[in-house]
RNA sequence: CUUAUUAAGAGCGGGGUAGGGAAUGGGCCCGAUGAUCCCGCGGCAACCACACCGGCAAAGGGUGUCAGGUGCCAAUUCCCACGGGUAUCCAUCCCGGAAGAUGAG
Numbered sequence: 001c002u003u004a005u006u007a008a009g010a011g012c013g014g015g016g017u018a019g020g021g022a023a024u025g026g027g028c029c030c031g032a033u034g035a036u037c038c039c040g041c042g043g044c045a046a047c048c049a050c051a052c053c054g055g056c057a058a059a060g061g062g063u064g065u066c067a068g069g070u071g072c073c074a075a076u077u078c079c080c081a082c083g084g085g086u087a088u089c090c091a092u093c094c095c096g097g098a099a100g101a102u103g104a105g
Base pairs, nucleotide, nucleotide: 001105002104003103004102005101006100011041012040013039014038015037019030020029021028024081025080026079027078042073043072044071046070047069048068049065050064051063052062053061077099082096083095084094085093
């Protein structure tokens, strides 16, 4: 850079200290009953992998298996921000985009 996914799923112990939830702003949460982070163990199953269904075939798609590679285990990617729809406006709700994350190339 391209492409796919992003409403599901899965926590205990130890270490450690003060903020943390990507960044900016707003909101809302988590945190001295010790969060974020690191380590160990445990777990989950999205992608890679495998089997089957489907199909003339290939591909898309669907169902299942495994746990080797990667990933993940508070809250939808915690929510909003930009555009559109709904509405007189706001709010709410819906769709899309952007950004981010992860996989594959």
Molecule: SAM riboswitch aptamer (S box leader)
Organism: uncultured Mobilibacterium sp.